RNA sequence: CAGAAACUAUUAGCGCCGGGGCCCUCUGGGCUGACGAGGCUGGCAGUGAUCGAAACAUUCGGCGGAUGCUGCCACGGUCCGCAGCGGACCGACAGAAAAGAUACAAAAACCAGAAGCAAUUCUGAAACAGAAUUCCUUUCAGCGCUGCAG
Repeated sequence: CAGAAACUAUUAGCGCCGGGGCCCUCUGGGCUGACGAGGCUGGCAGUGAUCGAAACAUUCGGCGGAUGCUGCCACGGUCCGCAGCGGACCGACAGAAAAGAUACAAAAACCAGAAGCAAUUCUGAAACAGAAUUCCUUUCAGCGCUGCAG
C1' cells in the first nucleotide's frame, strides 16, 4: 500500500409506545402516534429547547434523547509590535446592537402508481415559509500591568 473476515459506532426535530384513537381473519395480531428549515470546541450542573408549514386539530398523551439557553472550568480566537499574567467579547466564518436587501423547505391538500382484507403505508410530479445565516449601511467597543525588541 492492497485485499478479506469479525466486532463496535453511525440516527438527533430524532427514537420508542403499556394510555388514547383506528383496523382485522379478534382470548390474538396490526396501524397511527411532528412536516421540514436552522443549529455542535470539550467537561460538569441547571433548565427542558429555536423557526415557521400543515391542521383547527389525536401534530392527543407519555417515555427517552437532543447541536438551544444559563452558570462554572478547560482549550482556542480577537483586542498592545511580541511574550507572560489579568480583563472583555466570542467559538475554527471565533465583537455587540439596529435598519435594509437577497436566496433557500418538506409535509399536508390535489393527481397518478404500488402494497395490504382493512386501519394505513410507500413512491413519483408541482407549488407555497419564518427564524437564523449571508451581504450592505450605521452606531458602539476594541483594554491594564510587567518584560523584551525597536

GlmS glucosamine-6-phosphate activated ribozyme aptamer, 150 nucleotides, folded computationally. It was read from a public genome assembly, where an Rfam model found it. Its mean pLDDT, the model's own confidence on a scale to 100, is 78. It matches the Rfam family "glmS glucosamine-6-phosphate activated ribozyme aptamer". Rfam's curators write: This entry contains a glucosamine-6-phosphate activated ribozyme that is found in the mRNA for GlmS. GlmS is an enzyme that uses fructose-6-phosphate and glutamine to generate glucosamine-6-phosphate. The ribozyme catalyses self cleavage of the glmS mRNA that is thought to regulate GlmS activity. A reference for the family is Winkler et al. (2004), "Control of gene expression by a natural metabolite-responsive ribozyme", Nature. Of the family's consensus pairs, 84% are formed in the model.